[in-house]
RNA sequence: GGGCGCAUAGUGUAGCUAGGAUAUCACCUUGGCCUCCUAAGCCGAUAACCCGGGUUCAAAUCCCGGUGUGCCCG
Numbered sequence: 001g002g003g004c005g006c007a008u009a010g011u012g013u014a015g016c017u018a019g020g021a022u023a024u025c026a027c028c029u030u031g032g033c034c035u036c037c038u039a040a041g042c043c044g045a046u047a048a049c050c051c052g053g054g055u056u057c058a059a060a061u062c063c064c065g066g067u068g069u070g071c072c073c074g
Stems, first nucleotide, its partner, number of pairs: 001073007010027003020057001029045005050066005
């Protein structure tokens, strides 16, 4: 230098193929219930689409560029 893949809460992850209303689940954190207390269990809360641009009524999703990262080729 070239090719392919990946980037989503503090952590991990679904959703992307085939655009649609408030972005999924688990853990962590936190409030409550329960308990003599704790743990477990149950109910609730907080927090995320790598960056910029484009297309569209509407973009996590499609397109372009960039950044970071993994693998392969030279």
Transfer RNA from a Methanobacteriota archaeon, 74 nucleotides, folded computationally.